[in-house]
Small-subunit ribosomal RNA, central domain from an uncultured prokaryote, 373 nucleotides, folded computationally. It matches the Rfam family "Bacterial small subunit ribosomal RNA". Gene Ontology terms of the family: ribosome and structural constituent of ribosome. RNAcentral holds the full RNA, with entries from ENA.

Context: one part of a larger RNA
RNA sequence: CUGGGCGUAAAGCGCGCGUAGGCGGCUUUGUAAGUCGGAUGUGAAAGCCCCUGUAAGUCGGGUGUGAAAGCCCCGGGCUCAACCCGGGAAUUGCAUCCGAUACUGCAAGACUAGAGUAUGGUAGAGGAAAGCGGAAUUCCCGGUGUAGCGGUGAAAUGCGUAGAUAUCGGGAGGAACACCAGUGGCGAAGGCGACUUCCUGCGCCAAUACUGACGCUGAGGUGCGAAAGCGUGGGGAGCAAACAGGAUUAGAUACCCUGGUAGUCCACGCCGUAAACGAUGAGAACUAGAGGUCGGGGGAAGUUUGCCUUUCGGUGUCGCAGCUAACGCGUUAAGUUCUCCGCCUGGGGAGUACGCCGGCAACGGUAAAACUC
Numbered sequence: 001c002u003g004g005g006c007g008u009a010a011a012g013c014g015c016g017c018g019u020a021g022g023c024g025g026c027u028u029u030g031u032a033a034g035u036c037g038g039a040u041g042u043g044a045a046a047g048c049c050c051c052u053g054u055a056a057g058u059c060g061g062g063u064g065u066g067a068a069a070g071c072c073c074c075g076g077g078c079u080c081a082a083c084c085c086g087g088g089a090a091u092u093g094c095a096u097c098c099g100a101u102a103c104u105g106c107a108a109g110a111c112u113a114g115a116g117u118a119u120g121g122u123a124g125a126g127g128a129a130a131g132c133g134g135a136a137u138u139c140c141c142g143g144u145g146u147a148g149c150g151g152u153g154a155a156a157u158g159c160g161u162a163g164a165u166a167u168c169g170g171g172a173g174g175a176a177c178a179c180c181a182g183u184g185g186c187g188a189a190g191g192c193g194a195c196u197u198c199c200u201g202c203g204c205c206a207a208u209a210c211u212g213a214c215g216c217u218g219a220g221g222u223g224c225g226a227a228a229g230c231g232u233g234g235g236g237a238g239c240a241a242a243c244a245g246g247a248u249u250a251g252a253u254a255c256c257c258u259g260g261u262a263g264u265c266c267a268c269g270c271c272g273u274a275a276a277c278g279a280u281g282a283g284a285a286c287u288a289g290a291g292g293u294c295g296g297g298g299g300a301a302g303u304u305u306g307c308c309u310u311u312c313g314g315u316g317u318c319g320c321a322g323c324u325a326a327c328g329c330g331u332u333a334a335g336u337u338c339u340c341c342g343c344c345u346g347g348g349g350a351g352u353a354c355g356c357c358g359g360c361a362a363c364g365g366u367a368a369a370a371c372u373c
Base pairs, nucleotide, nucleotide: 003345004344005343006342007327008326012341014224015223016222017221021217022216023215025111027109028108029107030106031105033104034103035100036099037098038097039096040095041094042093050061051060072088073087074086075085076084077083114214115211116210117209118208119207120205121204122203126200127199129197130196131195133177138172139171140170141169142168143167144166148159149158185192186191229270230269231268232267233266234265238264239263243259244258245257246256281340282339283338284337285336286335289318290317292315293314294313295312296311297310298309299308322329323328346373347372348371355366356365357364358363
């Protein structure tokens, strides 16, 4: 440079925002760089010299070099052919000049179908902070009450006559929010679930008005990012790595049981990973349907809070064409196409070593080779 690929075979960055770059709606005029046509001239490359231009790569000009043969066409010579000879064509390139203007670019102007703004509605565990509620577990105090409780496959460790377990009343404290709850909702992803208030982001719908391509993607960059882990200070009910004990067992550094510390919670600061999954990048257009559900709008009737019909947006199921190695996907595509980015290139060695960057550390990112099959 190029081919084929990326749901499950190797392969979609965990997810946003966005720089450069790439790509880009409809229309008018101009320009003629790309593009196309014609004519003329020149004739490979490297090297050398000179001039011009440049940050550099590089580009242009001059001189000399440029072969012949071969390939293709026509004709000729060996009895034919191979082979040989003559002529032509071709060598699709480069430079200059002239021309064309559909497409791309550039310049100027116009448009509204993309994108956005305003107005009016509307759904929601979207985010942040403060406050607050009930159930339950545990602990403490008091009452009743007596010999067991607990636990297991069976037991034992453990708790209990210093009165446990059970039960009633009171109190303390922490964490999580049963029912509602739904292939329900919201969010870019991670994720979000009692209730109230305040602050705040987004979506969707309807009808108009406005801006006038303001768009899509996005190397670097930057922000967010479950759990575990780390730092400082709080907090600590339950649960529970480590640890201790009891069992099981040939053993049992486990599974089971009794305990139990970090941690789990809060504030601030790090870490930056995951089966971060739809194992499916983002945006746009097109391509049969069926029935379900969530949010909004319209319509006819009917009568009552439910159905019929239609439309926009979301979320699941089945399925035609088509696709697929198959499984399956199937208007939420893995179908048919376009634009941009990321990634793959036999298994092991190895997501490792070394170097560099980041981190307090743990470790993360980038990322080989020898060797071997």